[in-house]
RNA sequence: UGAGUGGGUUAGACAAUCGCUCCUGGCAACAGGGGAGGAAAGUCCGGGCUCCAUAGGGCAGAACGCCAGGUAACGCCUGGGGGGCGCGAGCCUACGGAAAGUGCAACAGAGAAUAAACCGCCUCACACCCUUGCGGUGUGCGGUAAGGGUGAAAUGGUGCGGUAAGAGCGCACCGCGCAGCUGGUAACAGUCUGCGGCUAGGUAAACCCCGUUCGGAGCAAGACCAAAUAGGAAUCCAUUGGCGUGGCCCGCGCUGGAUUCGGGUAGGUCGCUUGAGGCCUGUGGUGACACAGGUCCCAGAUGAAUGAUUGUCCGCGACAGAACCCGGCUUAUCGACCCACUCCGCCU
RNA sequence: GUGAUUGUAGCCGAGUGGUUUAGGCCCCUGAUUGUGAGUCAGGUCUACGCGAGUUCGAAUCUCGUCAAUCACCCCA
Numbered sequence: 001u002g003a004g005u006g007g008g009u010u011a012g013a014c015a016a017u018c019g020c021u022c023c024u025g026g027c028a029a030c031a032g033g034g035g036a037g038g039a040a041a042g043u044c045c046g047g048g049c050u051c052c053a054u055a056g057g058g059c060a061g062a063a064c065g066c067c068a069g070g071u072a073a074c075g076c077c078u079g080g081g082g083g084g085c086g087c088g089a090g091c092c093u094a095c096g097g098a099a100a101g102u103g104c105a106a107c108a109g110a111g112a113a114u115a116a117a118c119c120g121c122c123u124c125a126c127a128c129c130c131u132u133g134c135g136g137u138g139u140g141c142g143g144u145a146a147g148g149g150u151g152a153a154a155u156g157g158u159g160c161g162g163u164a165a166g167a168g169c170g171c172a173c174c175g176c177g178c179a180g181c182u183g184g185u186a187a188c189a190g191u192c193u194g195c196g197g198c199u200a201g202g203u204a205a206a207c208c209c210c211g212u213u214c215g216g217a218g219c220a221a222g223a224c225c226a227a228a229u230a231g232g233a234a235u236c237c238a239u240u241g242g243c244g245u246g247g248c249c250c251g252c253g254c255u256g257g258a259u260u261c262g263g264g265u266a267g268g269u270c271g272c273u274u275g276a277g278g279c280c281u282g283u284g285g286u287g288a289c290a291c292a293g294g295u296c297c298c299a300g301a302u303g304a305a306u307g308a309u310u311g312u313c314c315g316c317g318a319c320a321g322a323a324c325c326c327g328g329c330u331u332a333u334c335g336a337c338c339c340a341c342u343c344c345g346c347c348u
Numbered sequence: 349g350u351g352a353u354u355g356u357a358g359c360c361g362a363g364u365g366g367u368u369u370a371g372g373c374c375c376c377u378g379a380u381u382g383u384g385a386g387u388c389a390g391g392u393c394u395a396c397g398c399g400a401g402u403u404c405g406a407a408u409c410u411c412g413u414c415a416a417u418c419a420c421c422c423c424a
Base pairs, nucleotide, nucleotide: 002343003342004341005340006339007338008337009336010335012313013312014311015310016309017308018307020035021034022033023032024031025030037319041330042329044328045327046326047325048324049218050217051216052215056250057249058248059247061214062213063212064211065210066080067079068078069077070076081095082093083092084091085090096209097208101207102206103203104202118148119147120144121143122142124140125139126138127137128136129135130133156174157173158172159171160170161169175198176196177195178194179193180192181190182189183188222270223269224268225267232261233260234259235258236257237256241255242254243253244252262423263422264421277296278295279294280293281292282291283290284289314317349420350419351418352417353416354415355414358373359372360371366404375391376390377389378388379387380386397413398412399411400410401409
């Protein structure tokens, strides 16, 4: 210099004027202060909070799934192991069980799961041919998984021996499985030891089995004040029942419920933002994170604010906007900058 | 805001792992008719919302994403 990998920051800046919303002070005029995001989004997980029983027991169901740790909790994060990709820095990984059982495998192919003989190869028997040979052709009973061919997949691989031809049939090496030993908290690993000729193919994002976790609903939760109407009607179900927001049973509590029609209100207060909170320093830990000290208060609306104009400058500015609150994941995002590292070529 | 459901041709809809996704409406051609509608016979086009993954194989199973639709207060 070129090509790349991982992580992080920022998201136009400054000033003036006029508005909008909330808080504080003030009788008022007014003054002072705060005012979108890294994703506020998707609503995909987890938790707080509120109500139902203080959330209880069982079945069913759902989610998760290598090991260890972190956390309020998680399907998240950190570190490690196995597998795959890349020359590398690094990246990806739904990664329990197929020797508990059941199922599935279209088409092609001889054969698709207690394997299989289509072509080929080989012995034997019989028949025929002649060039009478260690011959050829055909038929039949058998043997054979080396070779061909089909398929996504055909029951270990290479070599030597062996055989009529072949075959883990035997042997060596590699692979595989089981047990032990060693290292490691563990997953797991090994130039280790022994045993087994190989038995046990694929699929669990098929049913299923094993282990762990999960009660349901959601701030339109829920509590209070005020106002209005017709404390109404019809149909169905049921009173060995029904309802209490989960699919069922038990238990607990209450005593009708569901649908349709009709009627009424479109008010206020709380919940509503101080919180597993932010920033700085130190300590422990490889790290996620934890602890201690100091410091700061940083939107809270309910037709719902966060805007407009002007001036200067630059690189001319993307995706997009809170609605109970947090921790994550995922998705969208013009550019600019910083840190660490890898590879190729060249120069010193 | 919260919760739930759905997406297959121009429209409605079946298909829940298997080869090239049923069927109806619509459209086109022919017959019937004086003409049209209807009826009968035959035929064409356009499809699994999008992107990945699992699997030999995906409309179907899983994940992500996009779009559409529905429900919510009081009498009670």
Molecule: RNase P RNA; transfer RNA
Organism: Cellvibrionaceae bacterium